[in-house]
Context: one part of a larger RNA
Order: sequence, then structure tokens, then C1' cells
RNA sequence: AGCUAACGGUGGAUACCUAGGCACGUUGAGGCGAUGAAGGACGUGGCGACCGACGAAACGUUCCGGGGAGCUGGAAGCAAGCAUUGAUCCGGAAGUGUCCGAAUGGGGCAACCCUAAAAACGGUCGGCUGAAUCUAUAGGCCGACACGAGCGAACCGGGCGAACUGAAACAUCUUAGUAGCCCGAGGAAGAGAAAGCAAAAGCGAUUCCCCGAGUAGCGGCGAGCGAAACGGGAGAAGCCUAAACCUAAGGUUUUUACCUUAGGGGUUGUGGGACGGCAUCACGAGACUGGGAAGAUUAGACGAAGCUGUUGAAUGCAGCACCAGAGAAGGUGAAAGUCCUGUAGUCGAAAAUCCGAACAGCUCAGCCGUAUCCCGAGUAGCACGGGGCACGUGAAAUCCCGUGUGAAUCAGCGAGGACCACCUCGUAAGGCUAAAUACUCCAACGUGACCGAUAGUGAAACAGUACCGCGAGGGAAAGGUGAAAAGAACCCCGGGAGGGGAGUGAAAUAGAACCUGAAACCGUUAGCUU
Repeated sequence: AGCUAACGGUGGAUACCUAGGCACGUUGAGGCGAUGAAGGACGUGGCGACCGACGAAACGUUCCGGGGAGCUGGAAGCAAGCAUUGAUCCGGAAGUGUCCGAAUGGGGCAACCCUAAAAACGGUCGGCUGAAUCUAUAGGCCGACACGAGCGAACCGGGCGAACUGAAACAUCUUAGUAGCCCGAGGAAGAGAAAGCAAAAGCGAUUCCCCGAGUAGCGGCGAGCGAAACGGGAGAAGCCUAAACCUAAGGUUUUUACCUUAGGGGUUGUGGGACGGCAUCACGAGACUGGGAAGAUUAGACGAAGCUGUUGAAUGCAGCACCAGAGAAGGUGAAAGUCCUGUAGUCGAAAAUCCGAACAGCUCAGCCGUAUCCCGAGUAGCACGGGGCACGUGAAAUCCCGUGUGAAUCAGCGAGGACCACCUCGUAAGGCUAAAUACUCCAACGUGACCGAUAGUGAAACAGUACCGCGAGGGAAAGGUGAAAAGAACCCCGGGAGGGGAGUGAAAUAGAACCUGAAACCGUUAGCUU
């Protein structure tokens, strides 16, 4: 030095565990904000650096409920106190709430400075004024009103809108109206009561699901894109205006008449209404207003049944019992229906909030008619240029935009995939509308052929931390003594670190560098070989 064996060291794999995650479901909630948010800065404790809590009334104040013996947070300790005259704690309602931040008296390098007390800016309403320009309008001044502003995960509507990529290259095409940026809204949004779909039969707003169907189609007919109706379901809900006409007020006007405003009237496609005639107050319906029953949420309460032996400890085993509307689960010194918390079941709110029944108010219907009038205009349509429709200009309808042109009023007009005729369906150019649908920053409960510390969130732990970067930004590592600290008094070696005794403990090769403790790697002892 090598090999082998035993015993150690180092190391932290593996097994076990879970305090943390992940996914989904059900229910709730779906917003917060000038009454100053989200997010922060700085403070507040007898001794506090940090976290959490709180705000100069600062580890807390008041009231009302719950609860019933301990309490002064994580977090030990010292000190000093509080509490059955009910504390700590839990719930509801209040009070306080520095400074920054939309930040809003002015400024500013956020958490500061200055004036000295101010709604800064915008908006709406009212009043007074008031140009070019007669009337007017713009503008100006004054006053009133906290209406807006900012934040927020996804979902939703809209505006702008890529490229990598695919086409085995690439340009039309695709990726994709995706990503991204911006605006806006709600708990949902959007859509929505047929100028629809259909086809000789019919249906009867919208939305969503299944099917239709990878069909019909579109497509350098390449890559690829890709419907709709019907049928079956979920859910169902329908309404208000404009106009004709009437009335009133005001204005223009010589009267007639016209215009504006307000009220009445009216709302439809087997055309409707005005208008003329006749009749008339309602069973019922309602998405409106009031009203508040019952219920729910935010604390809680009661709640069955086991002992002995064994053991360090019993829940295991042995023996003999019991409960069960409760044998879910967690904890307890090993494995507990009967030890604890609970579970089944039952009960509960002073206060706040949600939902909202009865009831009351309010609103809402007719029939018959020739003629006349009305039935949404720079609209529909058309031409050209685009966009969007599954549909790439195509025979290209339907829908939308730009430029130009430009109708008709029911004997009307639009559609049925160029266009025309016939036929059929509908009634544009105003508006509102619940549910079924989408999503989850958040709360509660539950579930898992989800993870178990190199996994699962980046983060089980004081993590968006330490650290890196001028910055935008990037971004870790790190869990486990024991049932209980009983965390090793005292003695010895040593400056200490560390160790040896003693003691605790079931165990100390569980001793805090602490459960298990693999391998690499390093030793000690023994044997063999050189």
C1' cells in the first nucleotide's frame, strides 16, 4: 500500500411524518373609494429589534349580545397588574384613525416643505352678463350640489392590432382578430320581442347545451378554414315610444296659419292607428312604490356509552361490559364508537345585513266601419372603395363603414344566396327587458387512483425575503430531540471548543451540528498479500 471482515467518522439519500401547497365541487360574495380606497411610511408595549395587532383616545376606547375561569399576542423570562361587581376571548354596532397615496390649498426628490384653513380639476343646475354678428351662440362672473376622478384576479362589450409559426421555401392564405395596448360596464356582460326562419307544411324574441357535422361549403381547391336550419333539452316575459289627431302655454304673424314645449292619444302585419259610431272599470297580470311575515348569515348551546390486568405510557392484547338518529374526523405517552374536541340529532341573536310572503298603492284590456290622414329620410336603394359574414370577388345574396347619388308611405316597402316573374314570409331606418350562460381576487364547507420538503405555489420556515442588477427586472437556500424539557444540577480534563463521569428519560449511537441515518469519502482493529 492493496484485499477482506468488524467497528467508527463524515454525509444526508431512503422510509415514515406534515405545519404548506394543488385541483375540483356546493353555497355565499361579486366590489372598495373624496365620509379619502388599494397600497404604504412613521409611530404605539414597563422591559420590543422583528412579525402580527393598533393609530397621538395608538398591544387599545364605548355600547349591545355570547361565554364562564382564567388572563396581560407570536414568545420564554423579569417586574407589575387584571378577573365571578364576569376579565382575557368570540360576534354585532360605534368612537378614534398621524403622514403619504386618486391625493384634491400651494409646492415637492411619496410619507416632506410653505401659506394659513383652501372642494384642486372636471361635471350638473341656477342666476347675472356677453363678442365677431341683428337675434343668438361661444366666452366671462357669481352661487349651489360631494356627481366624477383612483384601485381591483378572471369573466364581458368595444377601439387599435402583430410576429414567430404552418404551408416541409414563400407572397394570397395560416398563426389570428390570437398576443399585446387602450376605452367602458356589470355581478354578470352582450343579445333580444322578426323588414326572422322556412317551403306549399309550418314555426313564432334572445341566450346556452346536445345533435346536425368535420356535413354543406370556403380554399395558391395547397396548408388549412368551416357553418346554418331542422330535431332534442335548459330557461321562458314581454313592453315603452315617433307620427297622424286633440288640448294648453309660449313664440312668429295683419288674420288664416306655422313652430316650440308640456299633457292626452297611439304602437300593429289574419296590417295597425288617427278619424266616425257603439260599449266600458275589470276575473286577472305586473319587471313599479310602500310594506315588512317567514327564512338565512354574522357569536354559540345541549349532546349517549368502560372498567381491570399487562406496559415507561394502552387506544394494542387478555377478561368481562355498554351506546348507537352518534362506528365522520382530529387529538390524547402505541392502534379509542364508549378519555377529550367532536359527530347524528335538537336548540339559539340584543345588534347589523341579506332575501322578501301577506297586504296597500299605482299601471295595464273592447267591437264595427267606405273615404281621408299617419305608420321613424339624407334613411333604404344604387355606383365605386373597403370590412365582416365558415364564404379568399366569386354567379355573392344578407350585415357594416367611407365617398357620391338618392326613393316610396300600405295599390307601400324588405326578404326568401346574382337577377326577373309568380308565390310565401316579414314590416327597416327609435328605445327597454329577468332567467337559462361565462368567470373567481375573496368567504365557508367538502372531496381527491393530487404532492409530500430536489415534490407540491417561487415561497410548509419572518419569501417576492436574502442576494444580483443603474434600471426594467431576476430571484434562492432553509422542515422533524422527546410523550413531556424532564434541555443534562454537581464533579473531572481543557483558555475555550470539546469530552469523561453523575443525573433525566422507555431510549442519550434521542444531547439540541438532536427521528431513521444509504453511498461516495476518511479512519481504527484483526487476518491475508506484497
Large-subunit ribosomal RNA, domain I from a microbial mat metagenome, 530 nucleotides, folded computationally. It matches the Rfam family "Bacterial large subunit ribosomal RNA". Rfam links the family to the GO terms ribosome and structural constituent of ribosome. The coordinates come from a structure-prediction model, not an experiment, and the mean pLDDT is 86.